[in-house]
């Protein structure tokens, strides 16, 4: 330096090769239960899909380009 892959909530993944409000568990906060706590139960919060453009009527998903990780090659 060259090729490939990945980057979606704090954390682990879904999203049917382009369609509607981006799901789903754990953390998380509320409440119930309890003597308190933990488990359990109900309910909620939370994401400029890494970033910039670009193609489309529409992009988390197609293209370029930067930034990070990660495998191989030299």
């Nucleotide at each position: 330096g060259g090729a490939c892959c990945c980057g979606u909530a704090g954390c682990a993944u879904a999203a049917c090769u382009g369609g509607a409000u981006a799901a789903u568990g754990c953390a998380c906060u509320u409440g119930a239960c309890u003597a308190c706590g933990a488990a359990u139960c109900a309910a909620g919060c939370g994401a400029u899909u890494a970033c910039a453009g670009g193609u489309u009527c529409g992009a988390a998903u197609c293209c370029u380009g930067u930034c990070g990780g990660g495998u191989u090659c030299a």